A computed fold for a 480-nucleotide part of an RNA from Halocatena pleomorpha, annotated as small-subunit ribosomal RNA, 3' major domain. It matches the Rfam family "Archaeal small subunit ribosomal RNA". Its family is annotated with structural constituent of ribosome and ribosome in the Gene Ontology. The organism belongs to Halocatena, within Archaea. The sequence was found in a public genome assembly.

Context: one part of a larger RNA
RNA sequence: UGGCGGGGGAGCACUACAACCGGAGGAGCCUGCGGUUUAAUUGGACUCAACGCCGGACAUCUCACCAGCUCCGACAGCAGUAAUGACGGUCAGGCUGAUGGUCUCUGCCCGAGCUGCUGAGAGGAGGUGCAUGGCCGCCGUCAGCUCGUACCGUGAGGCGUCCUGUUAAGUCAGGCAACGAGCGAGACCCGCACCUCUAGUUGCCAGCAACAUCUCGCGAUGGUUGGGUACACUAGGGGGACUGCCGCUGCCAAAGCGGAGGAAGGAACGGGCAACGGUAGGUCAGUAUGCCCCGAAUGAGCUGGGCAACACGCGGGCUACAAUGGUCGGGACAAUGGGAUGCUACCCCGAGAGGGGACGCUAAUCUCCUAACCCCGGUCGUAGUUCGGAUUGCGGGCUGAAACUCGCCCGCAUGAAGCUGGAUUCGGUAGUAAUCGCGUCUCAGAAGGGCGCGGUGAAUACGUCCCUGCUCCUUGCACA
Repeated sequence: UGGCGGGGGAGCACUACAACCGGAGGAGCCUGCGGUUUAAUUGGACUCAACGCCGGACAUCUCACCAGCUCCGACAGCAGUAAUGACGGUCAGGCUGAUGGUCUCUGCCCGAGCUGCUGAGAGGAGGUGCAUGGCCGCCGUCAGCUCGUACCGUGAGGCGUCCUGUUAAGUCAGGCAACGAGCGAGACCCGCACCUCUAGUUGCCAGCAACAUCUCGCGAUGGUUGGGUACACUAGGGGGACUGCCGCUGCCAAAGCGGAGGAAGGAACGGGCAACGGUAGGUCAGUAUGCCCCGAAUGAGCUGGGCAACACGCGGGCUACAAUGGUCGGGACAAUGGGAUGCUACCCCGAGAGGGGACGCUAAUCUCCUAACCCCGGUCGUAGUUCGGAUUGCGGGCUGAAACUCGCCCGCAUGAAGCUGGAUUCGGUAGUAAUCGCGUCUCAGAAGGGCGCGGUGAAUACGUCCCUGCUCCUUGCACA
């Protein structure tokens, strides 16, 4: 100087507690991991920070694993063979999963190399992440890490960076042998909330006219046409919030608390960016790369299998155990996104999955596109049930060369466990939790996953340092 302490003090945090809400741990299923099994069940990751992670899609491919079959050596040296035809191709038959290969025999085509050994290559998802680059996780939703000059100390070093108050913050103010400065914090950038300007092949009868459909009529509906750009929206610019104003507290400070006005307050809210370093953290399997190894196989291709096994154990989820519900009929309202061997209106067929035609759309123009929870009415009456849907049987559809191992969907039948889950444990402070559906990624096909989007929308703290940890000061130390 650091580190540590079941030493002390101060402060902070829903990966801490407290208050509250909802979960996990029990059940069935999905998925990852361990174990076991297997010819193989390829490999990596193991507290937080491995386990719906690499993988953002395992039928083949992917693919690294297993079984079987096959293919490949630039260049150099030596030896052999070859115009008396090398290598390669081709007809037939046998072997074989396979006319891919090989073997046999006889021909035909072609026209200069081929074989063996020794070295040396190409290639390697072969090893080493403890040889590395790059990238990433965590400490860190942290507030720290340093420098110049001066000063102090023989020196390592200290001071500044300490104290008091304050802050989300080494944020700011006051004091002080310090005075300044840099990286980080903040500022900055993006989104969202309010107003305004500019702009109208989306929107609107808002105000006018026309047309079409329904209707006896009144009238209603349709941006369909002319026309308009008011509103909404879209996307570019500008304004707006600064403790600016008032009161109190505070040191006449920094700031805090309350209030006014305001769409919005005290960092409005959400995100991006994110220090010096540490963790021999993760990745040689994304790529790059040193060294080592394989090199006719640890390289390359093909067929089939495996990664999907199943006595078990664990993690992450989905669906439930019901009446704040199930089911049937009727009614209403989104946003984000995607779409050329794609999205598909509309019509017909089918009970449905889907099939057959077919308009438009390089897309604010066409389309995916009926949102669901919800509201109204009927029914069920506490029952393993009209709860729950696992499992299994049969029939059918789609993608694809191919759904046996091993895909998804539809219909009928079957209806299992489960009546709120021990110790323990997780998330969340507001448009959040909970709940409801929708889009997209991957993608031929296949979401219980990831990432987004909107709908409905609580409860409870406004504290504390008791538990878990972090920051600063101080103290002890048999540690470095």